Predicted 3D model of a 98-nucleotide RNA (TPP riboswitch aptamer (THI element)) from a Gemmatimonadota bacterium. Its Rfam family is "TPP riboswitch aptamer (THI element)". Its family is annotated with thiamine pyrophosphate binding in the Gene Ontology. About the family: Vitamin B(1) in its active form thiamin pyrophosphate (TPP) is an essential coenzyme that is synthesised by coupling of pyrimidine and thiazole moieties in bacteria. The previously detected thiamin-regulatory element, thi box was extended, resulting in a new, highly conserved RNA secondary structure, the THI element, which is widely distributed in eubacteria and also occurs in some archaea. Analysis of operon structures identified a large number of new candidate thiamin-regulated genes, mostly transporters, in various prokaryotic organisms. The THI element is a riboswitch that directly binds to TPP to regulate gene expression through a variety of mechanisms in archaea, bacteria and eukaryotes. through a variety of mechanisms in archaea, bacteria and eukaryotes. Tandem TPP riboswitches have been reported where both TPP riboswitches respond independently to TPP. The structure of TPP riboswitch has been reported for Escherichia coli and Arabidopsis thaliana. The sequence was found by an Rfam model in a public genome assembly.
[in-house]
RNA sequence: CUUGUGGACCGGGGGUGUCCGGCGUUAGCCGGGCUGAGAUCAUACCCCUCGAACCUGAACUGGAUCAUGCCAGCGAAGGGAGGCACCAUGAAUCCCGU
Numbered sequence: 001c002u003u004g005u006g007g008a009c010c011g012g013g014g015g016u017g018u019c020c021g022g023c024g025u026u027a028g029c030c031g032g033g034c035u036g037a038g039a040u041c042a043u044a045c046c047c048c049u050c051g052a053a054c055c056u057g058a059a060c061u062g063g064a065u066c067a068u069g070c071c072a073g074c075g076a077a078g079g080g081a082g083g084c085a086c087c088a089u090g091a092a093u094c095c096c097g098u
Base pairs, nucleotide, nucleotide: 002091003090004089005088006087007086009083010082011048012047013046014045017034018033019032020031021030022029023028054079055078056077060073061072062071063070
């Protein structure tokens, strides 16, 4: 001087469904069940290009379920949000000594 990894810091992206019961004219609210990291007690959770976080295709296809974006396919298909001068550690190169 270059660089990998992890962290810190700052910044950014994203989702929130389904079933049952109660209340309500409706909108919706409350409680419980299911899957999940998360189903809006969130100052949470997940993800940020080595990007399956998430969106699109999709009112998709097959299977399962009381039901569902539940599981699988679709699918490494298309899209998708990053900087770092700090800390730790590894590597390469160079220099010096033995």